Bacterial RNase P class A from a bacterium, 344 nucleotides, folded computationally. Model confidence (mean pLDDT): 75 of 100. The sequence is in RNAcentral, with records from ENA.

RNA sequence: GGGAGUGGUUCGGCGGUCGCCCCCGUUGCUGCGGGGGAGGAAAGUCCGGACUCCUGCAGGAAGGGCGACUCCUAACGGGAGCGGCCCGCAAGGGCUGGAAAGUGCCACAGAAACGACACCGUCUGCGCCGCCAGCGCGGACAAGGGUGAAAUGGCGAGGCAAGAGCUCACCGCCUGCCUGGCAACAGGCAGGGCAGGGCAAACCCCGCCCGGAGCAAGGUCACGCAGGGCCUGUGAGAUUCCUGCCUCAAAGGGCCCGGGUAGACCGCACGAGCGCAGGAGCGAUUCUGCGCCCAGAUGAAUGACCGCCCACGACAGAAUCCGGCUUAUGGACCGCUCCCGGAC
Numbered sequence: 001g002g003g004a005g006u007g008g009u010u011c012g013g014c015g016g017u018c019g020c021c022c023c024c025g026u027u028g029c030u031g032c033g034g035g036g037g038a039g040g041a042a043a044g045u046c047c048g049g050a051c052u053c054c055u056g057c058a059g060g061a062a063g064g065g066c067g068a069c070u071c072c073u074a075a076c077g078g079g080a081g082c083g084g085c086c087c088g089c090a091a092g093g094g095c096u097g098g099a100a101a102g103u104g105c106c107a108c109a110g111a112a113a114c115g116a117c118a119c120c121g122u123c124u125g126c127g128c129c130g131c132c133a134g135c136g137c138g139g140a141c142a143a144g145g146g147u148g149a150a151a152u153g154g155c156g157a158g159g160c161a162a163g164a165g166c167u168c169a170c171c172g173c174c175u176g177c178c179u180g181g182c183a184a185c186a187g188g189c190a191g192g193g194c195a196g197g198g199c200a201a202a203c204c205c206c207g208c209c210c211g212g213a214g215c216a217a218g219g220u221c222a223c224g225c226a227g228g229g230c231c232u233g234u235g236a237g238a239u240u241c242c243u244g245c246c247u248c249a250a251a252g253g254g255c256c257c258g259g260g261u262a263g264a265c266c267g268c269a270c271g272a273g274c275g276c277a278g279g280a281g282c283g284a285u286u287c288u289g290c291g292c293c294c295a296g297a298u299g300a301a302u303g304a305c306c307g308c309c310c311a312c313g314a315c316a317g318a319a320u321c322c323g324g325c326u327u328a329u330g331g332a333c334c335g336c337u338c339c340c341g342g343a344c
Base pairs, nucleotide, nucleotide: 001340002339003338004337005336006335007334008333009332010331011330012309013308014307015306016305017304018303020037021036022035023034024033025032026031039315043326044325046324047323048322049321050320051214052213053212054211056245057244058243059242060241061240063210064209065208066207067206069081070080071079072078083096084095085094086093087092097205098204102203103202104199105198106197119145120144121141122140123139124138125137126136127135128134153171154170156168157167158166172194173192174191175190176189177188178187179186180185218266219265220264221263227257228256229255230254231253232252234249235248236247237246273292274291275290276289277288278287279286280285310313
């Protein structure tokens, strides 16, 4: 200097004028003063939780979800580290229970797609032929070709009529033991000639987890109205079913018809919060100390214009809150790492 990988930060700034929402103070009740006012995704609503209601708890069945191992976390399908396999020269990236319990599927091509297989081919017996070659009938063979995403260990030597783990060495695989590691797993030794093709985002098996509805949840106050019918003597209580215990109810419970309210407040902004420093840890994360308060609407605010500057500004806007994932997105800036080339 070139190429590549991976992570982070930031989105217009300053000044002026006029507005909008919330809070605090003041007040002459309407103004004035002060403060705050979208995002990294506020989005999709895909996971997980907090919170609230359904007036309980336990067990089982059914159903659903997740998936190497260890850890983090309130929890997770999230994250960190590590293991194995694959891709890449590398930094790095992708995948992840079980296919030797059973069932099922494996398009096209191909002889054969699983009880593996004889299409071409190799070898051989007999016959035709005087012989070879060739042809016919039969046998042996998974070495070579060919098809395919995939063809039943790889490679070399011996062996054989030709071949073949048929035999042997090495590698792979399986079984047992030992060593290291919390573990996934790795390494070593001994034995076995090799059984067991792929797919579980097919059923299934194994392990773990799971009640439902959701802030229009739900609560308080105010306002308003008109009640009626049926069922239940036992019924209801977690919302798919069953069982057991327990609890509740007769002024009760369930269903149906009809009528009324549409206001205010709480929930609702101090929280698994943010920043800095220090400690523990490889890390996710966690502990301690100090400091900070940071939108809160309910027809729903966060805007418009002007001047200067710049890189001329992408995707996009809260609605109970939080942790993730995913998707959309144009620039600018910064860190770390790898590979190649050149010079000293």
Its Rfam family is "Bacterial RNase P class A". Its family is annotated with dimeric ribonuclease P complex, tRNA processing and ribonuclease P activity in the Gene Ontology.